[in-house]
The RNA shown here (transfer RNA) has 71 nucleotides and comes from Helicostylum pulchrum. Taxonomically the source falls in Helicostylum (Eukaryota, Opisthokonta, Mucoromycota, Mucoromycotina). The RNAcentral record of the sequence draws on ENA, GtRNAdb and Rfam. It matches the Rfam family "tRNA". Rfam classes the family as a transfer RNA.
RNA sequence: GCCGGGAUAAUUUAAUGGUAAAAUGUUUAUCUCAUACAUAAAGCUUGGAAGUUCAAAUCUCCCUCCCGGUA
Numbered sequence: 001g002c003c004g005g006g007a008u009a010a011u012u013u014a015a016u017g018g019u020a021a022a023a024u025g026u027u028u029a030u031c032u033c034a035u036a037c038a039u040a041a042a043g044c045u046u047g048g049a050a051g052u053u054c055a056a057a058u059c060u061c062c063c064u065c066c067c068g069g070u071a
Base pairs, nucleotide, nucleotide: 001070002069003068004067005066006065007064010024011023012022013021018054026042027041028040029039030038047063048062050060051059
């Protein structure tokens, strides 16, 4: 240089163009003499910029970063 894959919550992972989900973690409440456990609730998300579409995490294009292959 070329080819392929990937980037989603604080972390690890889902989501066949149609309400962005779960677990752990965080905070609050209940429980307890207190802590822990347990229960309930809350908050926190699609790498950046454009385009297509009624509708984009998903499709197209450009950029950034990571992994692998090839010479």
The same sequence occurs in records of 24 taxa.